This is a predicted structure of a 72-nucleotide RNA (transfer RNA) from a Candidatus Campbelliibacteriota bacterium. The organism belongs to Candidatus Campbelliibacteriota, within Bacteria. Its Rfam family is "tRNA". It is annotated as a transfer RNA.
RNA sequence: CUCCUCGUAGUUCAACGGAUAGAACAGCUCCCUCCUAAGGAGCAAAUGCAGGUUCGAUUCCCGCCGAGGAGA
Numbered sequence: 001c002u003c004c005u006c007g008u009a010g011u012u013c014a015a016c017g018g019a020u021a022g023a024a025c026a027g028c029u030c031c032c033u034c035c036u037a038a039g040g041a042g043c044a045a046a047u048g049c050a051g052g053u054u055c056g057a058u059u060c061c062c063g064c065c066g067a068g069g070a071g072a
Stems, first nucleotide, its partner, number of pairs: 001071007010025004018055001027043005048064002051061002
């Protein structure tokens, strides 16, 4: 320098272009218990940034930023 893959809750991952962006673990509150753990109920929490296409974008396109990989 060129090319490829990826970027979504605190973490690990989902989401044919159309549901209120979903789950597990973690966190908080409550219940249960003599206490803790386990168990049960609930709550909060996210689309890297900026444009474009579209009636509608997490998804498609361009640029940038970041992570990983391949080549020279």